Notes
Small-subunit ribosomal RNA, 3' major domain from an uncultured bacterium, 475 nucleotides, folded computationally. The full RNA is in RNAcentral, with records from ENA and SILVA.

Context: one part of a larger RNA
RNA sequence: UGACGGGGGCCCGCACAAGCAGUGGAGUAUGUGGUUUAAUUCGAAGCAACGCGAAGAACCUUACCAGGGCUUGACAUCCCUCGAAUUAUGUAGAGAUACAUAAGUCCUUCGGGACGAGGAGACAGGUGGUGCAUGGUUGUCGUCAGCUCGUGUCGUGAGAUGUUGGGUUAAGUCCCGCAACGAGCGCAACCCUUGUUGUUAGUUGUCAGCGAGUCAUGUCGGAUACUCUAAUGGGACUGCCGGCGACGAGCCGGAGGAAGGUGGGGAUGACGUCAAGUCAGCAUGGCCUUUAUGUCCAGGGCCACACACGUGCUACAAUGGAUGGUACAGAGGGACGCAAGACCGCAAGGUGGAGCCAAUCCUCAAAACCAUUCUCAGUUCGGAUUGUAGGCUGCAAUUCGCCUACAUGAAGCUGGAAUUGCUAGUAAUCGCAGAUCAGCUACGCUGCGGUGAAUACGUUCUCGGGCCUUGUACA
Numbered sequence: 001u002g003a004c005g006g007g008g009g010c011c012c013g014c015a016c017a018a019g020c021a022g023u024g025g026a027g028u029a030u031g032u033g034g035u036u037u038a039a040u041u042c043g044a045a046g047c048a049a050c051g052c053g054a055a056g057a058a059c060c061u062u063a064c065c066a067g068g069g070c071u072u073g074a075c076a077u078c079c080c081u082c083g084a085a086u087u088a089u090g091u092a093g094a095g096a097u098a099c100a101u102a103a104g105u106c107c108u109u110c111g112g113g114a115c116g117a118g119g120a121g122a123c124a125g126g127u128g129g130u131g132c133a134u135g136g137u138u139g140u141c142g143u144c145a146g147c148u149c150g151u152g153u154c155g156u157g158a159g160a161u162g163u164u165g166g167g168u169u170a171a172g173u174c175c176c177g178c179a180a181c182g183a184g185c186g187c188a189a190c191c192c193u194u195g196u197u198g199u200u201a202g203u204u205g206u207c208a209g210c211g212a213g214u215c216a217u218g219u220c221g222g223a224u225a226c227u228c229u230a231a232u233g234g235g236a237c238u239g240c241c242g243g244c245g246a247c248g249a250g251c252c253g254g255a256g257g258a259a260g261g262u263g264g265g266g267a268u269g270a271c272g273u274c275a276a277g278u279c280a281g282c283a284u285g286g287c288c289u290u291u292a293u294g295u296c297c298a299g300g301g302c303c304a305c306a307c308a309c310g311u312g313c314u315a316c317a318a319u320g321g322a323u324g325g326u327a328c329a330g331a332g333g334g335a336c337g338c339a340a341g342a343c344c345g346c347a348a349g350g351u352g353g354a355g356c357c358a359a360u361c362c363u364c365a366a367a368a369c370c371a372u373u374c375u376c377a378g379u380u381c382g383g384a385u386u387g388u389a390g391g392c393u394g395c396a397a398u399u400c401g402c403c404u405a406c407a408u409g410a411a412g413c414u415g416g417a418a419u420u421g422c423u424a425g426u427a428a429u430c431g432c433a434g435a436u437c438a439g440c441u442a443c444g445c446u447g448c449g450g451u452g453a454a455u456a457c458g459u460u461c462u463c464g465g466g467c468c469u470u471g472u473a474c475a
Stems, first nucleotide, its partner, number of pairs: 001475002003472003007469007015459002019422005026314008034305002042053002064300002067297004073123001077122002079119005086103007106113002125289002128287001130285001134283002136278003139274001141272001146185006152161003165176003191266004196234007205224003210221003237260001240254005316415001320374006332363003337356002342351003381412001386407007428451007
């Protein structure tokens, strides 16, 4: 100087407390451990691994396994020889591949070139090992308020000071003081979005007034007021008033205001820590391999199942289930596409195809609300499991896809110890969309809107963190 303390002081955080909803019990989805297996490819491991890499394992992917093949190779550059490339058919085979037949004769500056086949070697190749050799990138402490430097001063020196102190702040934020005076990286602001408004613009958006038309509808003429769209401005600064405070920084209350003291949300992550993660995204050193640890193929596996754990979903019902009626979003996506009206089917879906390269067309809610019914029961709750019949995608749904109908109707009556999230348009609850994608294991993830709470006395305690100080046989 740090680190640590079941030392002290001050302070903060959904850290506790106060509340709400959960997890832990059931069924199931998914990930992991374990076990099994020819293989169940590999990685991730307290927080910070476990719906994680994977924004999509039937083949492919695929790295794994057993089997069948190849050895200058599936891919790149160089040399030589031959041939256009290519297409079609047949035979054998699981295919890779092998053989046979036919068609075909490219461009050219005539040197050659593109492409294919054969040959020789230089070499290719490796998802083989090392993340404790690395780059890049990411997590974490933590959006915590810290981390440092120059000059000066003090100290023999390591170092100290500044950065400590008194106030204050979300903040090393600001004020005052001070052997310090300044500065840098962080904080804040500048950026995006949302809340209010002006101007400009008015189609594909909108429809107040005018006219036309319809059973009805911005449908038409038209208009650009409003909503909206999207570009550029205004607006919030403790600016104003009062009180407190040290005449300060600031704090408390109020006015005006759409918004008030960082208005809400996002992006943004200092010096560093964990030899943290990643050689399987990519790149890359050393090592290893070279008729195999490379490569091609069809099949299997990654989906196994006594069990254990994590994360979700669905429930256990009446604030509910069922049936009928009826209303209201936002954000996205659409040509190998989205697909309306119509018809067929109980339905999944099918037929067909108007319109739309989209503010134009399509995809477009559910909870809520209004009626009726069920009346507390393992039930008209709950839907696992199983059977049958179908639909869709795709060469192909057996291992191993999703969906529909009918039948079947399991556990489950609110969950032990323990434990998680959340302070407001939040929790809870309800649906919608997208990426990946032929299809889908999505109940996941990322977004979007609808309905919409309760509670916070407080900081004694638990956890994590910041500053000062103290002890130390630790570095």